Predicted 3D model of a 464-nucleotide part of an RNA (small-subunit ribosomal RNA, 3' major domain) from a metagenome.
Its mean pLDDT, the model's own confidence on a scale to 100, is 81.

Context: one part of a larger RNA
RNA sequence: UGACGGGGACCCGCACAAGCAGCGGAGCGUGUGGUUUAAUUCGAGUCUACGCGCAGAACCUUACCAGGGAUUGACAUGGCGGUGGUAGUGAAGCGAAAGCGGAACGACCCUUCGGGGAGCCGUCACAGGUGAUGCAUGGCUGUCGUCAGCUCGUGCCGUGAGGUGUUUGGUUAAGUCCACUAACGAGCGCAACCCUUAGCCUCAGUUAUACGUGUCUGAGGCGACUGCCGGUAUUAAGCCGGAGGAAGGUGGGGAUGACGUCAAGUCCGCAUGUCCUUUAUAUCCUGGGCUACACACACGCUACAAUGGCCAGUACAAUGGGUCGCCAAGCCGCGAGGCGGAGCCAAUCCUAAAAAGCUGGUCUCAGUUCGGAUUGCAGGCUGCAACCCGCCUGCAUGAAGUCGGAGUUGCUAGUAACCGCAGGACAGCUAUACUGCGGUGAAUACGUUCCCGGGUCUUGUACA
Numbered sequence: 001u002g003a004c005g006g007g008g009a010c011c012c013g014c015a016c017a018a019g020c021a022g023c024g025g026a027g028c029g030u031g032u033g034g035u036u037u038a039a040u041u042c043g044a045g046u047c048u049a050c051g052c053g054c055a056g057a058a059c060c061u062u063a064c065c066a067g068g069g070a071u072u073g074a075c076a077u078g079g080c081g082g083u084g085g086u087a088g089u090g091a092a093g094c095g096a097a098a099g100c101g102g103a104a105c106g107a108c109c110c111u112u113c114g115g116g117g118a119g120c121c122g123u124c125a126c127a128g129g130u131g132a133u134g135c136a137u138g139g140c141u142g143u144c145g146u147c148a149g150c151u152c153g154u155g156c157c158g159u160g161a162g163g164u165g166u167u168u169g170g171u172u173a174a175g176u177c178c179a180c181u182a183a184c185g186a187g188c189g190c191a192a193c194c195c196u197u198a199g200c201c202u203c204a205g206u207u208a209u210a211c212g213u214g215u216c217u218g219a220g221g222c223g224a225c226u227g228c229c230g231g232u233a234u235u236a237a238g239c240c241g242g243a244g245g246a247a248g249g250u251g252g253g254g255a256u257g258a259c260g261u262c263a264a265g266u267c268c269g270c271a272u273g274u275c276c277u278u279u280a281u282a283u284c285c286u287g288g289g290c291u292a293c294a295c296a297c298a299c300g301c302u303a304c305a306a307u308g309g310c311c312a313g314u315a316c317a318a319u320g321g322g323u324c325g326c327c328a329a330g331c332c333g334c335g336a337g338g339c340g341g342a343g344c345c346a347a348u349c350c351u352a353a354a355a356a357g358c359u360g361g362u363c364u365c366a367g368u369u370c371g372g373a374u375u376g377c378a379g380g381c382u383g384c385a386a387c388c389c390g391c392c393u394g395c396a397u398g399a400a401g402u403c404g405g406a407g408u409u410g411c412u413a414g415u416a417a418c419c420g421c422a423g424g425a426c427a428g429c430u431a432u433a434c435u436g437c438g439g440u441g442a443a444u445a446c447g448u449u450c451c452c453g454g455g456u457c458u459u460g461u462a463c464a
Base pairs, nucleotide, nucleotide: 001464002463003461004460005459007458008457009456010455011454012453013452015448016447019411020410021409022408023407026302027301028300029299030298031297032296033295034293035292042053043052064288065287066286067285068284069283073126077125078124079123080122081121082120083119088105089104093100094099108117109116110115128277129276131275132274133273137271138270139266140265141264142262144260149188150187151186152185153184154183155164156163157162168179169178170177194254195253196252197251199222200221201220202219203218204217205216207214208213225248228242229241230240231239232238304404308363309362310361311360312359313358314357320350321349325344326343330339331338332337370401375396376395377394378393379392380391381390417440418439419438420437421436422435423434
């Protein structure tokens, strides 16, 4: 000087407390461990792995396994040689396919008509590797943490390591600002500048129209600065209250992540050193596997019902997406769906909602008209192909479950909770996931003793 302490002081954070909703019990979905397996490809492992890489494993993907092929190779560049019935298309036959096989057809550019080029074949260099090392690396990322810190120049102090500044007193979300001060300044961070949202004005367009104007979209601008008033304070920074205002004290949200820490993660995104492999650890194909199943864990979904289930009627969104696409009306079907073909890229198509709520009806506390797992049969869709291993529909079946031990998670406002809608990747889908969007819309915060994490100062240390 740091680090550490079940040392001290001060401060902060959904950290506790106060509340609300959960998880932990059940069934199912997904991920992981374990076990199994020919293979169950690989990585990720406290917080910071476990609906993570995967914005989508039937084949492909695919890296794994079994079997079958081919070896200058699926792909690249160059040298040399060959080739004008050559490149390419490729029938019969063998085969699971890859591939083998070869009947038949049959090119391009330049040309001085000799040939040359391109292509192809052979050969040699080489290609190839999701093989190893993330403890050789780049790049990118997580985390402490959007925490308020981390440093430098000169000066001064100390023999020196170093200190000072950065401490102290206030204050702030903040090393934010003020005052004091052997320090004076400065840099990276903080803040601001950026995007979005909430109000208004102007212009343009759009739509509605009772022609007054209003809705929506786009562009430009105004607006918020503790600016004004009162109190308080060292009459400093600031704090408290008020006015005006659409908005008040960083208005809400986002982007933005200092010096560094964890030899953190990634050589399977990419790049890359070294090592290893080269008739195989490269490559093609068929089939299988990644979907196994006594079990354990993690994250979710659905429930256990009356603030409810079912039936009928009634109404209101915002994102976003769409020519290999989205698909209306109409018709058929109980339905999934089929036929159909209008329309569509700026707004017209998807597409119109869903839960609350309102109006009726029924059920009357039951393992039930709760709950929907599981299973049988019959169908639909995608796709060469749904057996391993897809989704959906109808009929039947109707399991556990009566609110969950110890423990534990999220959240402070348009938030939690509840409700649906859209999108991506995608033929289809295992989505209950993820990313967004709107609708309904709370409770509580006395406070900082305690748990956890962090910051500053100080103290102890046999630690570095």